[in-house]
RNA sequence: CUCAUCAAGAGGGGCAGAGGGACCGGCCCGUUGAAGCCCCGGCAACCACCCAAAUUGUGGGCAGGUGCCAAGUCCGGCUCGUAGCGCUUCGCUGCGGGGAAGAUGAG
Numbered sequence: 001c002u003c004a005u006c007a008a009g010a011g012g013g014g015c016a017g018a019g020g021g022a023c024c025g026g027c028c029c030g031u032u033g034a035a036g037c038c039c040c041g042g043c044a045a046c047c048a049c050c051c052a053a054a055u056u057g058u059g060g061g062c063a064g065g066u067g068c069c070a071a072g073u074c075c076g077g078c079u080c081g082u083a084g085c086g087c088u089u090c091g092c093u094g095c096g097g098g099g100a101a102g103a104u105g106a107g
Base pairs, nucleotide, nucleotide: 001107002106003105004104005103006102011040012039013038014037015036019029020028021027023077024076025075026074041069042068043067046065047064049061050060051059052058073101078098079097080096081095082094083093084092085091086090
C1' cells in the first nucleotide's frame, strides 16, 4: 500500500503499584488494585491443514501460526438525508446512511 472483517463470543490466580479505554472531545473503568510481566483457563475461526461437492468461489472438520476475553471499534469527530428547536447565509439536539481514523488477519 491492497483486500476482508469489526452489533456475536470468551477470566481466574501470582508479581507489581497508578494509571487505562489509539488520537481529540465526551463518557466510563481503576487502591473492592490501572498499565506491564508470568501461570493457567476460555472465545473465535483470518491463515495453514483435512474431507466433500464443485471450479477458484462454497460447505463441513481440526486447532498448528496469529488474534481476542468492560461498555457496538464505548459514543462522537467529516459529510448526506430526516424530524424538532433556536438568536435562521447558520447553529444545536434526536434518528438513519456513507466516509475518515483505528484494530485484526492475509498478501
Predicted 3D model of a 107-nucleotide RNA (SAM riboswitch aptamer (S box leader)) from a soil metagenome. Its mean pLDDT, the model's own confidence on a scale to 100, is 85. It matches the Rfam family "SAM riboswitch aptamer (S box leader)". Rfam's curators write: The SAM riboswitch is found upstream of a number of genes which code for proteins involved in methionine or cysteine biosynthesis in Gram-positive bacteria. The RNAcentral record of the sequence draws on MGnify.